[in-house]
């Protein structure tokens, strides 16, 4: 320098033939049960989908640029 892959909640991930309100597990908060812890059950908080721009009535999803990490090649 070129090619490919990944980036979505505190952590690990799904969703990516454009459209119901962006979800799952763990974690966290509250409540109940217990003398307390653990555990179980119920309810709940938390994300402008790496960043910026574009296309579109509508973008996590398509296009362009860019940042970080990983792999391959030179």
């Nucleotide at each position: 320098c070129g090619g490919g892959g990944a980036g979505u909640a505190g952590c690990g991930c799904a969703g990516c033939u454009g459209g119901c309100u962006a979800g799952c597990g763990c974690a966290c908060u509250u409540g109940u049960a217990u003398g307390g812890g653990g555990u179980a059950c119920a309810a709940g908080u938390g994300g402008u989908c790496g960043c910026a721009g574009g296309u579109u009535c509508g973008a996590a999803u398509c296009c362009u640029g860019u940042c970080u990490c990983c792999c391959c090649g030179a």
Description
The RNA shown here (transfer RNA) has 74 nucleotides and comes from a Candidatus Omnitrophota bacterium. It was read from a public genome assembly. The organism belongs to Candidatus Omnitrophota, within Bacteria. Rfam family: tRNA. From the family's description: Transfer RNA (tRNA) molecules are approximately 80 nucleotides in length.